[in-house]
RNA sequence: GUCACAGUAGUACAACGGUAGUAUACCUGCCUGUCACGCAGGUGAUCCGGGUUCGAUUCCCGACUGUGACG
Numbered sequence: 001g002u003c004a005c006a007g008u009a010g011u012a013c014a015a016c017g018g019u020a021g022u023a024u025a026c027c028u029g030c031c032u033g034u035c036a037c038g039c040a041g042g043u044g045a046u047c048c049g050g051g052u053u054c055g056a057u058u059c060c061c062g063a064c065u066g067u068g069a070c071g
Base pairs, nucleotide, nucleotide: 001070002069003068004067005066006065007064010024011023012022013021018054026042027041028040029039030038048062049061050060051059
């Protein structure tokens, strides 16, 4: 330099173009003499800029970052 893949809660991952979920972490309550465990509830995210569409995490283009392959 070229090509491919990936980018989503603090972390690890899901998500037929139609209200973005799960686990864990965090917070609150219950439980306990206290902590932990357990139970119930809650907060929190789509890397960025455009395009297509009634509607984009999803499709298209570009930028950035990371990983891999080739040279």
A computed fold for a 71-nucleotide RNA from Amorphochlora amoebiformis, annotated as transfer RNA. It matches the Rfam family "tRNA". Gene Ontology term of the family: triplet codon-amino acid adaptor activity. Its mean pLDDT, the model's own confidence on a scale to 100, is 82. The sequence is in RNAcentral, with records from ENA.